RNAcentral holds the sequence, with entries from MGnify. Small-subunit ribosomal RNA from a marine sediment metagenome, 1538 nucleotides, folded computationally.
């Protein structure tokens, strides 16, 4: 030595930068809720805005004339029966008291804080430049006159405040006279002082007084007054050092202004005032000028440094309705005095006249907001008097207000069945909660009753006594003792007793920060919010309720101040890219400054000693029971002031050196500047020649030239601009910036020498000067190029991107402008601090003549340390350090507006606020995305083959309609989709008829015994009612129990909603190769690595390398079907050799050889050979295999996208319906038809249709069933019914095919819709709405526009069968089967989807993204402004009140009094300046849910972008010069690293 904490909020996530916000503290405070009691504080911050009313300054009669009582006492006289009363004397007494006169005080004390920015204040001096009543000490005096004047009386004016003349009188009121020193003036003369002066002595001259009381009564004595002087204390005037808000968008101010000499004025100094006489004086260390403020001690925070503030308390100062002025006095230019002059208010008889609360109370007004018109002089303190005592709204105290700070209390102990009650609830319970009743206590506090204070006695007054002086003596003064009255607070504090838990708890919070959660209700509504941000139907964020949390006679909210903010950084911060380096350079001022000797001591550092009020503060101790408060001692640091030392820094002076700087000599190099001349190449005109139909442009054209001859070629002429190659991260310059050659004139570097100078140095506010492009004046000049403009295309549109033309202007000279991404986005100098490289220009040294080392000064890379937020920078720093300058403090608004300066003008420097947001940036991550780049797959394109889009029809889906046309499904992934079957059912719709504990489940209670169940007439469209008649069951201990019904009561029920509350299931990227994790490196960190690379792969599939090394979900394998054989079994399958039986079939006896069946095994692995890879992973290519590189299909779906489907399959939360949104029945609907669309079907024909014959399948199904041979029907089918629950029967005909005839390109022998009529089958039912079969009708359609699908091998195209729903069937749909069975693929440039690396990003809801600007419409601050209208204010005039000063004039002199000049407030004119209010109208700005145009910018953003400048344009925006990269891509050049 006691002392320092942080959070939230910018992003998908991170790390910085930065602004906002909170959590602490505090108030002279308000505002809501609430409020038991006490103590000590505090209380108009607003309108220095107006006050009614009452107090706040008086007092001395012991300064003075003068007026003058009373009580009580005597007497008297009257009335009365008397008590007693009245009257008048007399006394009390000239006593109290008192208006004037005269002192003194009234200049404190109280009030406020407007002004004032300044010697006002604070702090430290001076005063050789000053005053000072009252008071203390010392000293010395108080003689002796004189004249008036208030009261007073008499008159008069006036309404009133007031005041006129006449007379009268006194004084501590006023004049003279005398007297007087250490006084004051003046001379003189010595000493002294740094000094303007002081001492002293001589001498002249000036200048004074008043009494009272008391005793005593002759002088007197003694107090108190009084007058000269001296001195002291306290007051107080004047100066001066330092300090003291903010503004330069205030830069120049000043004339009494600075000085001086002289007067004159004050106490005094002094332009304070005046003549002169000079021309000064202040200022970038901020004057003048606006703005705003009383300032301090101190008080708040604060770790401190600091910030911010000046209420209470104390100190100064200023003010006292506004403005001026002065008298009086010691002391005022006077809050409760005067004069004038303003405004306001009050009185009047209209003539005048009175007011000043910013004293204490109190009103009204204002305002969120601030107290009684309260007791007392008891204390303390002031005025006055000798005193007593008066006075004192100062004070002291009470009243009012939770304003604040303090302390107290609202009870303790015990009590579980964890009562009731509320709340939740998973229904089990859990909370409230020991809390509560209850018991058992205490009495702080309240109530009542008694008692009852300190503050108050060294005061006053009265008595006395003492010791000195005086004094005749007593009084008296002076000290000592003794009696001794005196309380507003207040009957208060504070003791006793007494009763009794008895009267005493409330705000705020409960998403995060930030302690503490549920439940309801409400649905982006109603609200909340400090900040982030809750609320759209499950809200811990609203609002109510439990229930927690915290604080407590408080608690919350706002307001202001500090903190936290390292967020103005002095302690203690910044500038490459977040905000921030000046465009460059010279230079002044000013700050910084090498090596050394010596002085000195202003800086600096020690020691002492002085101010630094008191309060406050800190320590100790003490008093109120404790604190609060409050008393005593003591005390720190900071600062300023003398005084003494020290000498290392740094200054200063002197003097000295050479290393900083500069000279000299000698050599180098350069696109360094300025003028002069000069040279070719090209491009364009003209001319000529040759020559003929085009040329020129483009992505394509097209406007443009061209037969009057272009374009192309050659010659020649002109004319102006620019300088190829060299040419280089080459060079030169301060920077812009310089490029042919060749002269002259010039700056600057660099390198060697060096025997000069001798710190001369660094930076550099202001100042100068240079300063691309663009533009701007004049004057030329103009080949090309090219803003503006025209024209042409592009486009939706295109005021652009491309084309064709073309003027400023690009050039030169002379003169402005002064800005750029003017960039290294990096100020200038000096110094330390590892390496390697390369290249420009010089030395050295050595050389073998290539080179090598080495040293300087420039340009560049790559890197250690180290620094960075990171990216990066690293000797040319962004490393370490010094100096100096310049900027920076959230985004917008805004480089704007106003001013000022500059410029011809365009503009340019400087350079803000109101309002608005919580963000706005840097940098680097991971994803996404690119009309970025790389590599790779995919029927993804190319190659092919066949659709579809066009017709009819089926079918889905939309719009329509409708009583309904029930609901979902919506790019891909919704539309033959949920539906593997809508006439009734289905059914969820609609209209109508009906049930209400219910069509169905469980339970409770009560019922029921001819109960349950069955049910016939009637009614009815059916459900339904309805009710004749019939009619049981189980068990058992015979009481009864169970089912049943019937009736109540919880409940049932919902295809009602939400798929964005959700299980579950499921599409889809995508069967794509990928997603991840442990550990370990790396990185502050999001994250990286690994998984990235070189090669292979269908594959993150396998090798190889590598700070990575393993692993897991995916890949593949394993599983299933298929293709080959082998083994085993052999019916219902098979039939080859035996055999039979008939011929017709395995038909039968057998039999396992084959086929099939269906169990198991075998095989395929780049295994083997060459070749090509790295000697590898793997690749081509070959034997052999049935099969060859995953053989082929198929199950199989990885982290996760999609708030992707479904609440109508199901399950569910939670909501809603409850004689209906439940259930049920008829009949309708889902089947509608004006359009559109998606998926399929038949065709359109001869590679085809008919018609007749004949051949080959696979896999299914089959008893409420498939149904055979037969028969009948032209057929559908019926009629009948053998076989078969099935390798055995049946369905069952396989079709394309093959053979033979017919049809011969035609709307047909093609299509076959469509309609009419007969019929057949299922089905109660066939109309809406079914399928089939005959007859007849015979539509469109002659290969399909734009577009657009599928498919790579047993595939695609054809070809038929089969089944699942299912009565039947709108199936031409799905899901299977098999039969025939092609063509193509050169390849990866395009489309379109993915993977993987790379890159850019203003995306991260992730380009279907972000975004800019005009226009409308709304609000909201601002600028400008014809103009109005306030305020302050300068400047000139006019005017002049009081009033001080002169003058004159009044007088015997003097006053007053009058007049006259100077000054001189108020006002009044004019004319600046500076602020404010408010205004048609005008301008841009910010904000606002989804307006409207267009797309500029963010990916190479589709024309790279920004940027000075011009010009154009609805709008972002264009477009010309120039610049920059903070442009993607490619290629090339240089340089680095390996």
């Nucleotide at each position: 030595a006691c002392g320092g904490a942080g959070a939230g909020u910018u992003c998908g996530a991170u790390c910085c930068u930065g602004g906002c916000u909170c959590a602490g503290g505090a108030u002279u405070a308000a505002c809501g809720c609430u409020g038991g009691c006490g103590g000590u504080g505090c209380g108009c911050c607003u309108a220095a805005c107006a006050c009614a009313u009452g107090c706040a300054a008086g007092u001395c009669g012991a300064a003075c004339g003068a007026g003058g009582a009373a009580a009580g006492g005597g007497a008297a006289u009257g009335a009365g029966u008397a008590a007693u009363c009245a009257u008048u004397c007399c006394u009390g007494a000239g006593u109290a008291c008192u208006a004037g006169u005269g002192g003194c005080g009234a200049a404190u004390g109280g009030g406020u804080g407007a002004g004032u920015a300044a010697c006002g204040c604070g702090u430290a001096a001076g005063c050789a430049a000053c005053c000072u009543a009252c008071c203390u000490a010392u000293u010395g005096g108080c003689g002796g006159g004189g004249a008036a004047u208030a009261a007073c009386a008499g008159u008069g004016c006036g309404a009133a405040a007031g005041u006129g003349c006449u007379g009268c009188u006194a004084a501590u009121a006023c004049c003279g006279c005398a007297u007087a020193a250490g006084u004051u003036g003046g001379a003189u003369a010595u000493g002294u002082g740094c000094a303007g002066g002081c001492a002293u002595a001589u001498u002249c001259a000036a200048g004074a007084a008043a009494g009272g009381u008391g005793c005593a009564u002759u002088u007197g004595c003694a107090c108190c007054a009084c007058c000269g002087a001296u001195a002291g204390a306290g007051g107080g005037a004047c100066u001066u050092g330092c300090g003291u808000u903010c503004u330069a968008u205030u830069a120049g101010c000043u004339u009494g202004u600075u000085g001086g000499u002289g007067a004159g004025g004050u106490a005094a100094u002094g332009g304070c005032u005046c003549a002169c006489c000079a021309a000064g004086g202040c200022u970038a260390c901020g004057a003048u000028g606006g703005a705003u403020a009383g300032c301090u001690g101190g008080c708040u925070u604060g770790a401190g440094a600091g910030a911010g503030u000046g209420g209470u308390c104390a100190g100064c100062c200023a003010c006292a309705u506004u403005g001026g002025c002065a008298c009086u006095g010691a002391g005022a230019c006077a809050c409760g005095g005067g004069c004038c002059a303003a405004a306001c208010u009050c009185c009047u008889a209209c003539g005048g006249g009175a007011g000043g609360c910013a004293g204490c109370a109190g009103u009204g007004a204002g305002g969120a907001a601030u107290u009684u018109u309260c007791c007392g002089c008891a204390a303390u303190g002031g005025g006055g008097g000798a005193a007593a005592c008066c006075c004192u709204g100062a004070c002291g105290g009470a009243g009012c207000g939770a304003c604040a700070c303090c302390g107290c209390g609202u009870g303790a102990g015990g009590g579980a069945u964890g009562a009731a009650g509320g709340c939740c609830u998973u229904c089990g319970g859990g909370u409230u909660g020991u809390a509560a009743a209850c018991c058992u206590c205490u009495g702080u506090u309240g109530u009542a009753a008694c008692g009852g204070a300190c503050g108050a006695a060294u005061a006053a007054g009265c008595c006395g006594a003492u010791a000195a002086a005086u004094g005749g003596a007593a009084a008296g003064u002076a000290u000592c003792g003794g009696c001794g009255a005196u309380g507003a607070c207040g009957g208060u504090a504070c003791g006793u007793u007494a009763c009794g838990a008895g009267g005493a708890a409330g705000c705020c919070c409960c998403g995060g920060c930030u302690a503490a959660u549920u439940a309801c209700g409400u649905g982006c509504c109603a609200g909340c919010a400090g900040c982030c941000g809750c609320g759209g139907u499950a809200a811990a964020a609203c609002g109510u309720a439990a229930g927690g949390g915290g604080c407590u006679a408080g608690c919350g909210u706002u307001a202001u101040c500090c903190g936290a903010a390292a967020u103005u950084a002095c302690u203690g911060g910044g500038c490459g890219u977040a905000a921030a380096g000046g465009g460059u350079g010279c230079g002044u001022a000013g700050g910084c400054g090498g090596u050394u000797u010596a002085a000195u001591a202003a800086g600096u550092c020690a020691u002492g000693u002085u101010u630094g009020a008191a309060a406050u503060c800190c320590a100790u101790c003490g008093g109120c029971u404790c604190a609060a408060c409050u008393g005593a001692u003591g005390g720190a640091a900071g600062a300023g002031g003398c005084a003494u030392g020290a000498a290392a820094c740094g200054g200063u002076u002197a003097g000295a050196c050479u290393u900083g700087a500069g000279g000299c000599c000698a050599a180098c190099a350069g696109a360094g500047g300025g003028a002069g001349a000069u040279g070719g190449a090209a491009u364009u005109g003209c001319c000529g020649g040759u020559g003929u139909a085009g040329a020129g442009g483009u992505g394509g054209a097209a406007u443009u030239c061209g037969u009057u001859g272009a374009u192309a070629u050659c010659g020649g002429u002109a004319a102006g601009a620019a300088c190829g190659c060299c040419a280089g991260u080459g060079g030169u310059g301060a920077a812009a910036a310089c490029g042919g050659c060749c002269u002259c004139c010039u700056g600057g570097g660099u390198u060697g020498g060096u025997a000069c100078u001798g710190a001369c140095g660094c930076u550099g506010a202001g100042g100068c000067a240079c300063g691309a492009a663009a533009g701007c004046u004049a004057a030329g000049g103009u080949a090309g190029c090219a803003a503006a403009c025209g024209g042409g295309a592009u486009u939706a549109g295109a005021u652009a991107c491309c084309c064709c033309g073309g003027u400023a202007g690009u050039c030169u000279u002379a003169g402005c402008c002064a800005u750029a991404a003017a960039c290294g986005a990096u100020g200038c100098u000096c110094a330390c601090u590892a390496a390697g490289u390369g290249u420009a220009g010089g030395g050295g040294u050595u050389g073998u003549a290539g080179a090598a080392c080495u040293u300087c000064u420039g340009c560049g890379c790559u890197g250690a340390a180290g620094c960075u937020a990171a990216c990066g920078c690293g000797a040319u720093a962004a490393g370490u350090g010094a100096g100096c300058c310049g900027c920076c403090u959230g985004g917008g608004g805004a480089g704007u507006a106003c001013g000022a300066c500059c410029g011809c003008a365009a503009g340019g420097u400087u350079g803000a606020a109101a309002c608005u947001c919580a963000a706005a940036g840097g940098a680097a991550u991971u994803g996404a995305c690119g009309g970025g780049g790389g590599c790779c797959c995919g029927c993804a394109c190319a190659a092919g083959c066949g659709g579809u889009g066009g017709a009819g029809c089926g079918u889905g889906u939309u719009g329509u309609u409708c009583a309904a046309u029930u609901c979902g499904a919506a790019g891909c992934a919704a539309c033959g989709c949920g539906a593997a079957g809508a006439a009734c059912c289905u059914u969820a719709c609609c209209a109508g008829g009906g049930c209400u504990u219910g069509a169905c489940a469980u339970g409770u209670c009560g019922g029921u015994g001819g109960u349950a169940c069955c049910g016939a007439a009637a009614c009815g469209a059916a459900a339904g009612u309805g009710g004749a008649g019939g009619g049981a069951c189980c068990c058992u201990u015979c009481g009864g129990g169970g089912a049943g019904c019937c009736g109540u009561c919880a409940c049932a029920g919902g295809u009602g909603g939400u798929g964005c509350a959700u299980g579950g299931c499921u599409g889809u990227c995508g069967u794509c190769a990928g997603c991840u994790c442990g550990u370990g490196c790396c990185g502050u960190g999001a994250g990286g690595u690994g998984u990235u690379g070189g090669g292979u792969u269908a594959a993150g599939u396998c090798c190889c390398g590598c700070a990575a090394c393993g692993a897991g979900c995916g890949c593949a394998a394993c599983c299933c079907c298929u293709g080959a054989u082998c083994g085993u079994a052999g019916u219902u399958g098979c039939c080859a050799g035996c055999a039979g039986c008939u011929u017709a079939g395995g038909c039968u006896g057998g039999g396992g050889a084959c086929u099939c069946u269906a169990c198991g095994a075998u095989g395929a692995c780049u295994g083997c050979c060459g070749c090509c890879g790295a000697c590898a992973a793997g690749g081509c290519g070959g034997a052999g295999g049935a099969a060859g590189g995953u053989g082929g299909g198929g199950a199989u779906g990885a982290c996760g996208u999609c708030a992707a489907g479904u609440c109508a399959u199901c399950a569910u939360g939670c909501c809603c319906c409850u004689u209906a949104u439940g259930c049920u029945c008829u009949g309708g609907g889902c089947g509608a038809c004006a359009a559109a669309c998606g998926c399929g079907c038949u065709a359109c024909a001869a590679u085809g249709g008919g018609a007749u014959g004949g051949a080959c399948a696979a896999a299914g199904g089959g008893u409420u069933g498939c149904g055979a041979u037969a028969c009948g029907g032209c057929a559908a089918c019926g009629u009948g019914g053998a076989g078969c629950g099935g390798a055995u029967c049946c369905c069952a005909a396989a079709a394309a095919c093959c053979a033979u005839c017919c049809c011969u390109c035609a709307g047909u022998u093609c299509g076959g819709a469509u309609u009419g009529c007969a019929g057949g089958u299922u089905g109660a039912a066939a109309c809406c709405c079914a399928c089939c079969u005959g007859c007849a009708u015979g539509a469109a359609g002659g290969u399909g526009g734009a577009a657009u699908c599928g498919c790579u091998a047993g595939u695609a195209a054809u070809c038929g069968c089969g089944g699942a729903u299912c009565a039947g069937c709108c199936a031409c749909g799905c899901c299977g089967c098999g039969g025939u069975g092609a063509a193509u693929a050169c390849g990866u440039u395009c489309c379109c989807g993915g993977g993987c690396c790379u890159u850019g990003u203003a995306c991260a809801c992730a380009c279907c993204g972000c975004c800019c600007g005009u226009c409308a419409c709304a609000c909201c601050a601002c600028c400008c402004g014809a103009g109005u209208u306030g305020a302050a204010u300068g400047c000139a005039c006019c005017a002049g009140a009081a009033g001080u000063c002169a003058c004159g004039u009044g007088u015997a002199a003097a006053a007053a009094g009058c007049g006259u000049g100077c000054c001189g407030a108020a006002g009044g004119u004019g004319u600046g300046u500076u602020u404010g209010g408010u205004a048609a109208g005008g301008g841009g700005g910010g904000u606002g849910a989804a307006g409207u145009c267009g797309u500029a910018a963010c990916a190479a953003g589709g024309c790279a972008g920004c940027u000075g400048u011009a010009c154009c344009a609805g709008a972002a925006g264009g477009u010309g010069c120039g610049g920059c990269u903070g442009g993607a891509u490619c290629a090339c050049c240089u340089c680095c690293u390996u």

It matches the Rfam family "Bacterial small subunit ribosomal RNA".